Small-subunit ribosomal RNA from an uncultured bacterium, 1395 nucleotides, folded computationally. RNAcentral holds the sequence, with entries from ENA, Greengenes and SILVA. Rfam family: Bacterial small subunit ribosomal RNA.
[in-house]
C1' cells in the first nucleotide's frame, strides 16, 4: 500500500446491488419446513341450513357431501435445505480403466397384459392401559398378496460356426433341454359380432402394467499423478502379504472364512503424533510465490453420541425403525415422549451477526390424467453504513474585505467571497395525481395435423377470448412549494500533505518507529488556522506486499550468524573422446479434456455505476497420438589425454618395536671444610654446629634429549626432534618406457583416527607440579611472590572424543601479470670437479597487477573467474540450557527446543578523549636556592551559628582584603514601626486650576499635615507655554529565571595551536595539506613530500625604559662671563650640560670562525650603550567549562500593582562557642631606643593643596603668603651613614587589651570613625602535618604617592631607594604541546562495567 463474513469509537441524508453466529457439531419453548393421488380400493361423518313429524325429550328426510378425518394401495419422503464435527484418505483435484458393475421416473425399439384363488386393515363387537399404545373375535375391496397359463424374449446348461482383442477374455449367429411375466383405471364410439331407445363381449384413445434390447441420466469400483507439519516418531505389520476352495456383493477384491506358503511396507520417510473437510476460486504480488477455502458452484462427510439392519431403483435414511448411552420433558412410578448442523425465534458463549414477516405471482421440485394440492427450496419485504456503487447537502454574483473569533512587531494579518445581501436552479427528501415490466401458462372457443371406422374423443400446433402479481399503489412520470430538511471524522515533530496562541511543567498525558513532556512543547490538553478523506472517518485484529529478511527466479559462511577436528567409504549427486542404435527426459504438430460461474476483451440491459446478460479469449494442466534425434539418459563398440599399475634412482623429527648413549637434576656413601645457606622488590617460612651451602670421588634412579635448528622437513588431521637396528605407511621428481582403459570427483548415514586434561587396572616416580600446608603482600588476598608438596606428568592394556582441534578460510578440476627467498627432484650451459648461471616439476614463505571485498585485507598456496559434491547460517539474551533419545565406569559428550525478555547484539574502519602504553619537547613543574604561610595578637573576607534583620551575589584550581576605588545617617537592596497610591521618576489625552517652589510658624520621631507671607509668562483674546489637581492610558520593582539572552569577564593560556579553498585519495565518516628529517620561544624557519595556496593565531608594526643625534629652551638647567647673599641659579646672561618633549638614528645573526645537508639554525668571537626576542607593557586564535554576572547596563518570558512600588524614623549589614582563606605586627642585637646627618621617583591640589609665623607634649588649632601648578604646596622620604645607650631577659623585645583625658571630620561618632597624650603591657622565644611566591634590578627589605573619600586602609593601584642566593639537570610530582599505539570510552576514565 491493498484486502476483509470483521469488531470497537465518534458521526450519520437518500437509493441500488450484495451480504450478515468465524465463538458453543452448546441447550432449545412455539409455529411452520413432505406430501400427494377418489382416473388403484373399500368404507364414510358432523355442525349448520331447509323441510316434515313430535309424547317437546327428540326424531325423519334433503342439503352439507361422496366433503372432512382415518384406512388399504401407488409414487415421493435417498431430492431440495443445513453444517464442517470427523477425515491426511483414492476424501478431494486431474487424467484414465470397468473385457468386474447397477440405474426408479424419462426416451426409442420389439413383444405381451389370459384365466383363477386366499386373506389383512379400515369398519363392528369385547377387553387392558395414567399415557403412548395394545390384545382377542367377526365382515370386506383393490393396480395389495398367491398359484396357474403363454414365452417375443431373457437366464442357465451342452453342441456347432463366424469374428475381434488388451492378459484374464469380448461380441455375434444357430441349436437341445430346463427355468421365467403382467393389473388394471378413465373417457369415447357403434365400423365389425351379439342383444337392439341403447348397451355389452367388442372397437378406439389416453393413463397404467409385464418381458427384453438400446439410449440418456445418476451412481459404484479400480488405477497413474498431485495433496500440511513433526525424525526430540525409525522401524511397522498376523487377515498381516500371497495362493487354493468356499461364502458374500450389482460388481473386482482378505470384503469374510478354512487350509497352505512367509511374506508385505519403509530414509524417494513406513509407523506414530499434531493440525485440517477438498476443489473451482478469493486476497496479495511485476512475476515466481505466499495466505486462504465466507457468500456462489462441484465433490465428500455428518444429522444428540455410538452401533445395527429393514424397506427400496437408490439409504445403512436430518423432520423412518431397532439397541445402548447423555440430556430435557410427562407420569397414576408401572412406564412413556423428544433430538432446529431446515426457516424464523430463545437462552448461553462472545468484540460480534437480522423478522417467531408476505407469497407460491415467477423459477424449480413432489404427487396427480388434469384442475389442483404441498413446497421457510425459492421469490419478495423487514433489520444492520457490514461491503461495493451512485446521488445530494446548492449554483452565480458579492468588500482593499462587516461583526465575532484567533493572532500581532499594535502597523496589521488570518478565518475570507466565506457570511450578510442580490439573482437563480430544483436532484434527493416532503406533498398531490397518474402508474408499470416482471404473465408465460391454465381454462374456453375455433382452424390445421396425428391416432382412428369416425364429423366421438384425444394429443400436438396456430388464432381469438377469459383469467392469474407476494413485491406494490413499489419503480417510473408529471405537477406543487421552497435554499428551504441533510457533514462529519482523522490528522498537522520526521517518516507524511498540513502551524500558531494559551494551559500544563518528566505532572497530566502522547506514542506505528524514532521519540515528546523537568516554565517560552509546531509531539500532552484546549482555541484559532490548515491538510486529507467524506456518509463516512479513525482504531484494533488478520493476510499478502515492501522483505533479495528462507534467496527456484533471487542470499550467504577469513574477521559480522555460518566450513563438519581429520580421514575412509556404501547409497546418492555429478562426470573425458569417437561411432551406432533406442526414444525415458527434451522439442514440434494433432486430438480429447481442462463443468458452469469467476478473470480478461468486445458488445448489450438497468438514466450512469455497482450489478446483470451474451459472445469470444484464457484456464500456463493432464492424457492419447504422430514425428525430430542436437543435448542428457540407456544399450553396445572403440580410444587415451583423466585416473591407476610395473621397474630404477633420490629427500624426510611419517608410524611401531627393541637396544644403546652422554650432559644435567635429585638422592645415597665417603673425603675436604665452617657458619651460614636459600629466597625476595624487601622479607619471612624453610634448611644448617646432630656440620648444611660450597667442593672432590664413587654409586643409584627416573624423565627429557642442549648445540645442529632454519616462516627447514614429514604426516589426513591430532602431531612428530639424542643414536643404532628391525618391521612398515605415504608423497614428489625423472625416465627410452610398457600396461589397464573412465576404473573418476564428492560423499548423508556408517567405520576409523583424534592434543591436553580426566577415568579403570597394574607398574614407575628424578624433576616439575593442580589440590593442600606454611611464609609474605594486602583493607581483605581462598591470588599474583616465596618455602614445601600429593594426584598427575612416564610405561602397559582399555575408556573418554573434546580444544582459539585456527590459515577462525571443506574437497576436487580448470583458467587468470609478475618479482624475490627457500626445500626436494630433473635438464641445459660451464668446469678436472664442486660452485656460479639458465630452464622446468612438486612443496613452503614474503611483496605485489587485474579482479574481489562493508572495510581490513586476499591475490597461481585466492577471499579472483567458472563447474561439481558435501557441511553449515537466518537478530541478541534465555542456551549449547531444559526435556527426550543415543553413547560413556564416571566426568560428561552428541542431538537440541520453548516460555519469557530486549531494540538492539555484532563487524570493519574514522575523529576525538583516555591509559598506573611508548617516543620527543616545554613550564619556578620538580630539583638547587632565598623569603614566607600553617603556631601568636590584631585587621579583613568567608563558612557556620545567632538574630526582627544580621540584604544579595561569588564556592576546587579559576569564591573567600572578591562585586565594595572606602555600610555612623545617606549608601541600603534587609528588619521594625509610621505614611502615600497616576505614585519618588517618564510620556500622552481629557477636564480643571493659577499657582508651585521658597520663607516663617504650629503639631509630630520624621515623612507629612495645617496656617501665614509671597503669588505666573506670552497673546492676534481663539489660545499657547510653565506649574498644580482630578480621571484614564500607564509608571515602578536591586522581584524570579545567567539553564531563554546580548554585552562584559574569568579559565585552560601568551599554550602554539585552530581552520579554509582548490586538487588528490577513500563507497563513506574522513584523510592529505598540519605527517616526516632538522631547528626555534613559536605550525619559527629550512629540506623533503599529492599536494598547492590562503586565513585566524606566533612574530613584527604600538607604548615605555636603556645609547646617540637633532629641534626647542620656561616654570627646568648653570659650564664659561658678570652681579649678589648669612646661604641659595638669587639676578643679568646663556641653552654647552642635566632635564623636559617632539623628530630621527641604532641591532639585522649584518661581520668573522666552528658545527650542520652547502639549508634553516646553533655555539664562540669582534665591534657596540645594547647581541641573538635587549628589559617591561598593551595585545588573548578556533574553542572548553549550560564557568560568572538579570544587583553595572540592555533584554525575552513569568510574577507584583493601596504593593514585591514609594517616602520617613530607628535598627541591621559591625552579632560570636567556633572553622578556614588573605594580610599586618612581632617574637628581637644584621635589633630596639635617643641624637645628628645624606640622597628619590611617581603623583595630587581652587567646595582644594596650603608655606612662613604663633599656640599646644601631641593629634591639632589660629592665621593666611603662594598656587588653576617643571613656578606655590602636599613634601618629612625611609631603610642608609655617624655617634650614644641597651646586653639576651618575656627584656628599653613585642605591642594586644583596658582606663582616663583629648583632637578632627560630620546634622549626628551609643550601637559604629580615625587620630593624640598619659597609664596599662596580653599572646608571642621562628611555628606539626602540610603548603605558597620568586631566575635579576628579580626575591627580600625600606619608605613615598594616588583613586575612593566630609571623616575612615594593615586592602588596592602605582613610585622609587638598598639589593641577593641558586639552576649539575629532567628520574620523579603537577600542567601542557606533537607523533604513535590499545580501547567494549563519546555525558568521552569523575568513562564504561562485573558480582
Nucleotide at each position: 500500500g491493498a484486502a476483509c463474513u470483521a469488531a470497537c469509537g465518534c458521526u450519520g441524508g437518500c437509493g441500488g446491488c450484495g451480504u450478515g453466529u468465524c465463538u458453543u457439531a452448546g441447550u432449545c419453548a412455539u409455529g411452520c419446513a413432505a406430501g400427494u393421488c377418489g382416473u388403484a380400493c373399500g368404507a364414510g361423518a358432523a355442525a349448520g341450513c331447509a323441510u316434515c313429524c313430535u309424547u317437546c325429550g327428540g326424531g325423519g328426510u334433503g342439503u352439507g357431501a361422496g366433503u372432512a378425518a382415518a384406512g388399504u394401495g401407488g409414487c415421493g419422503g435417498a431430492c431440495g435445505g443445513g453444517u464442517g464435527a470427523g477425515u491426511a484418505a483414492c476424501a478431494c483435484g486431474u487424467g484414465g480403466a470397468g473385457a468386474a458393475c447397477c440405474u426408479g421416473c424419462c426416451c426409442u425399439u420389439a413383444a405381451g397384459c389370459u384365466g383363477g384363488g386366499a386373506a389383512c386393515a379400515a369398519c363392528c363387537c369385547g377387553c387392558c392401559u395414567a399415557a403412548c399404545g395394545g390384545c382377542g373375535g367377526g365382515c370386506u375391496a383393490a393396480u395389495a398378496c398367491c398359484g396357474a397359463a403363454u414365452g417375443u424374449g431373457g437366464u442357465c446348461u451342452g453342441g456347432c460356426c463366424c469374428u475381434c482383442g488388451c492378459a484374464u477374455g469380448g461380441g455375434g449367429g444357430u441349436u437341445u433341454g430346463a427355468c421365467u411375466a403382467a393389473a388394471g383405471g378413465u373417457g369415447g364410439c357403434c365400423u365389425c359380432u351379439u342383444c337392439u331407445u341403447g348397451a355389452a363381449a367388442g372397437c378406439u384413445a389416453c393413463c397404467g402394467c409385464u418381458u427384453a434390447a438400446g439410449g440418456a441420466u445418476g451412481g459404484c469400483u479400480c488405477c497413474g499423478c498431485g495433496c500440511c507439519c513433526g525424525a526430540u516418531u525409525a522401524g511397522c505389520u498376523u487377515g498381516u502379504u500371497g495362493g487354493u476352495g468356499g461364502g458374500g456383493u450389482a460388481a473386482u477384491g482378505g470384503c469374510c472364512u478354512a487350509c497352505c506358503a512367509a511374506g508385505g511396507c519403509u530414509u524417494c520417510g513406513a509407523u506414530c503424533g499434531g493440525u485440517a473437510g477438498c476443489c473451482g476460486g478469493c486476497c496479495u504480488g511485476a512475476g515466481a510465490g505466499g495466505g486462504u477455502g465466507a457468500u456462489c458452484g462441484g465433490c465428500c462427510a455428518c444429522a444428540c453420541u455410538g452401533g445395527g439392519a429393514u424397506u427400496g431403483a437408490g439409504a445403512u435414511a436430518a423432520g423412518g425403525c431397532c439397541c445402548a448411552g447423555u440430556c430435557u420433558c410427562c407420569u397414576a412410578c408401572g412406564g412413556g415422549a423428544g433430538c432446529c448442523a431446515g426457516c424464523a425465534g430463545u437462552c448461553u458463549a462472545g468484540a460480534a451477526a437480522u423478522u417467531u414477516g408476505g407469497g407460491c405471482a415467477a423459477u424449480g421440485g413432489g404427487c396427480g390424467a388434469a384442475a389442483g394440492c404441498c413446497u421457510g427450496a425459492c421469490c419478495c419485504a423487514g433489520c444492520g453504513a457490514c461491503g461495493c456503487c451512485g446521488c445530494g447537502u446548492g449554483g452565480g454574483g458579492g468588500a482593499u474585505g462587516a461583526a465575532g473569533c484567533u493572532u500581532u512587531u499594535c502597523g496589521g494579518a488570518g478565518u475570507g467571497u466565506a457570511a450578510a445581501c442580490c439573482c437563480c436552479u430544483g436532484u434527493c427528501a416532503g406533498g398531490u395525481g397518474g402508474g408499470a415490466c416482471g404473465a408465460a401458462c391454465u381454462c374456453c372457443c375455433g382452424g390445421c395435423a396425428g391416432c382412428a371406422a369416425a364429423u366421438a374423443g384425444u394429443u400436438g400446433u396456430c388464432g381469438g377470448g377469459u383469467c392469474u402479481g407476494a413485491c406494490g399503489g413499489u419503480a417510473c412520470c408529471a405537477c406543487c412549494a421552497g435554499a428551504g430538511g441533510a457533514a462529519g471524522c482523522u490528522c498537522c515533530g520526521g517518516c507524511u500533505a498540513a502551524c500558531u496562541c494559551c494551559g500544563u511543567g518528566c505532572c497530566a498525558g502522547c506514542a506505528g518507529c524514532c521519540g515528546c513532556g523537568g516554565u517560552a512543547a509546531u509531539a500532552c490538553g484546549g482555541g484559532g488556522g490548515g491538510a486529507g478523506c467524506a456518509a463516512g472517518c479513525g482504531u484494533u485484529g488478520u493476510u499478502c506486499g515492501g522483505a533479495a529478511u528462507u534467496a527456484u527466479u533471487g542470499g550467504g559462511c577469513g574477521u559480522a550468524a555460518a566450513g563438519g577436528g581429520c580421514g575412509u567409504a556404501c547409497a546418492g549427486g555429478c562426470g573425458g573422446u569417437g561411432a551406432u542404435g533406442c526414444a525415458a527426459g527434451u522439442c514440434a504438430g494433432a486430438u480429447g479434456u481442462g463443468a458452469a460461474a469467476u478473470a480478461c476483451a468486445u458488445a448489450g440491459g438497468c438514466u450512469c455505476a455497482a450489478c446483470c446478460u451474451a459472445u469470444g479469449u484464457a484456464c500456463u494442466g493432464c492424457a492419447u497420438u504422430u514425428g525430430a534425434a542436437a543435448c542428457u539418459g540407456c544399450a553396445c563398440c572403440a580410444c587415451u589425454u583423466g585416473a591407476g599399475u610395473a621397474c630404477a634412482g633420490g629427500a624426510g623429527a611419517g608410524g611401531a618395536a627393541a637396544g644403546c648413549g652422554g650432559a644435567a637434576u635429585u638422592u645415597c656413601a665417603g673425603g675436604u671444610g665452617u657458619a651460614g645457606c636459600g629466597g625476595u622488590g624487601g622479607a619471612a617460612u624453610g634448611u644448617g654446629u646432630a656440620g648444611a651451602u660450597a667442593u672432590c670421588u664413587g654409586g643409584a634412579a627416573g624423565a627429557a634429549c642442549a648445540c645442529c635448528a632454519g616462516u627447514g622437513g614429514c604426516g589426513a588431521a591430532g602431531g612428530c626432534g639424542g643414536c643404532u637396528u628391525u618391521c612398515u605407511g605415504g608423497g614428489c621428481c625423472u625416465g627410452a618406457u610398457a600396461c589397464u582403459g573412465a576404473c573418476g570427483c564428492u560423499g548423508a548415514c556408517g567405520c576409523g583416527c583424534g592434543a591436553a586434561a580426566g577415568c579403570u587396572a597394574g607398574g614407575g616416580g628424578a624433576g616439575c607440579a593442580a589440590a593442600c600446608a606454611g611464609g609474605a603482600u594486602u583493607a581483605g588476598a581462598u591470588a599474583c611472590c616465596c618455602u614445601g608438596g600429593u594426584a598427575g606428568u612416564c610405561c602397559u592394556a582399555g575408556c573418554c572424543g573434546u580444544a582459539a582441534a585456527c590459515g577462525u578460510u571443506g574437497g576436487g578440476c580448470a583458467c587468470u601479470a609478475g618479482g624475490u627467498g627457500u626445500u626436494g627432484g630433473g635438464g641445459g650451459u660451464a668446469u678436472c670437479g664442486a660452485c656460479c648461471c639458465c630452464c622446468u616439476c612438486a612443496g613452503u614463505g614474503c611483496c605485489g597487477a587485474a579482479g574481489c571485498u562493508a572495510a581490513c585485507g586476499c591475490a597461481u598456496u585466492a577471499a579472483g573467474u567458472g563447474c561439481c559434491c558435501c557441511g553449515c547460517c537466518u537478530g541478541g539474551g534465555g542456551a549449547g540450557u531444559a526435556c527426550g533419545a543415543c553413547c560413556g565406569c564416571a566426568a560428561g559428550g552428541u542431538u537440541g527446543a520453548a516460555a519469557c525478555u530486549c531494540a538492539a547484539a555484532g563487524g570493519a574502519a574514522u575523529u576525538g578523549a583516555c591509559g598506573g602504553g611508548g617516543g620527543c619537547c616545554u613550564g619556578c613543574a620538580c630539583a638547587a636556592g632565598c623569603g614566607g604561610u600553617g603556631g601568636a595578637g590584631c585587621a579583613u573576607g568567608u563558612g557556620g551559628u545567632u538574630u526582627a534583620a544580621u540584604u544579595c551575589g561569588a564556592u576546587g584550581c579559576a569564591a573567600c582584603g572578591c562585586g565594595a576605588a572606602g555600610a555612623a545617617c545617606c549608601u541600603u537592596a534587609c528588619c521594625u514601626g509610621g505614611g502615600u497610591u497616576u505614585g519618588a521618576c517618564a510620556u500622552g489625552u481629557a477636564c480643571u486650576u493659577g499657582a508651585a517652589a521658597g520663607c516663617c510658624g504650629u503639631a509630630g520621631a520624621g515623612a507629612u499635615a495645617c496656617g501665614g507671607c509671597c503669588c505666573c509668562u506670552c497673546u492676534u483674546c481663539g489660545g499657547a507655554g510653565c506649574g498644580g489637581g482630578u480621571a484614564c492610558a500607564c509608571a515602578g520593582g536591586u522581584g524570579c529565571u545567567g539553564c531563554a539572552u546580548g554585552g562584559c569577564u574569568g579559565u585552560c593560556g601568551u599554550c602554539a595551536g585552530c581552520u579554509c579553498g582548490u586538487g588528490u585519495c577513500g563507497u563513506g565518516a574522513g584523510a592529505u595539506g598540519u605527517u616526516g628529517g632538522g631547528u626555534u620561544a613559536a605550525g619559527u624557519c629550512c629540506c623533503g613530500c599529492a599536494a598547492c595556496g590562503a586565513g585566524c593565531g606566533c612574530a613584527a608594526c604600538c607604548c615605555u625604559c636603556g645609547c646617540c643625534c637633532u629641534u626647542a629652551g620656561u616654570u627646568g638647567c648653570c659650564a664659561g662671563c658678570a652681579g649678589g647673599u648669612g646661604a641659595a641659579g638669587c639676578u643679568g646672561g646663556g641653552c654647552a650640560c642635566u632635564c623636559u618633549a617632539g623628530g630621527g638614528g641604532g641591532a639585522c645573526u649584518g661581520c668573522c670562525g666552528a658545527u650542520g645537508a652547502u639549508a634553516a639554525a646553533u655555539c664562540g668571537g669582534a665591534g657596540g650603550a645594547a647581541g641573538g626576542c635587549g628589559g617591561g607593557g598593551a595585545u588573548g586564535a578556533u574553542g572548553u567549562c549550560a564557568a560568572g554576572u538579570c544587583c553595572u547596563c540592555a533584554u525575552g518570558g513569568c510574577c507584583u500593582u493601596u504593593a514585591u512600588a514609594u517616602c520617613c524614623a530607628g535598627g541591621g549589614c559591625u552579632a560570636c562557642a567556633c572553622a578556614c582563606g588573605u594580610g599586618c605586627u612581632a617574637c628581637a642585637a644584621u635589633g630596639g631606643c635617643c641624637g645628628g646627618u645624606a640622597u628619590a621617583a611617581u603623583g595630587g591640589g581652587u567646595u582644594a593643596c596650603a608655606a612662613u609665623a604663633c599656640c599646644g607634649c601631641g593629634a591639632g588649632g589660629u592665621g593666611g603668603a603662594g598656587u588653576u601648578a617643571a613656578u606655590c604646596u602636599c613634601u618629612a622620604a625611609a631603610a642608609g651613614c655617624c655617634g650614644g645607650u641597651c646586653u639576651c631577659a618575656g627584656u628599653u623585645c613585642g605591642g594586644a587589651u583596658u582606663g582616663c583625658a583629648g583632637u578632627c571630620u560630620g546634622c549626628a561618632a551609643c550601637u559604629c570613625g580615625a587620630c593624640u597624650g598619659c597609664a596599662u603591657g596580653a599572646a608571642g622565644g621562628u611555628g606539626g602535618a602540610a603548603u605558597c611566591g620568586c631566575u635579576a634590578g628579580u626575591a627580600a627589605u625600606c619608605g613615598c604617592g594616588g583613586a575612593u573619600c566630609a571623616g575612615c586602609a594593615u586592602g588596592c593601584c602605582g613610585c622609587g631607594g638598598u639589593g641577593a642566593a641558586u639552576a649539575u639537570g629532567u628520574u620523579c610530582c603537577c600542567a601542557g604541546g606533537c607523533c604513535u599505539u590499545g580501547u567494549a570510552c563519546a555525558c568521552a576514565c569523575c568513562g564504561c562495567c562485573c558480582g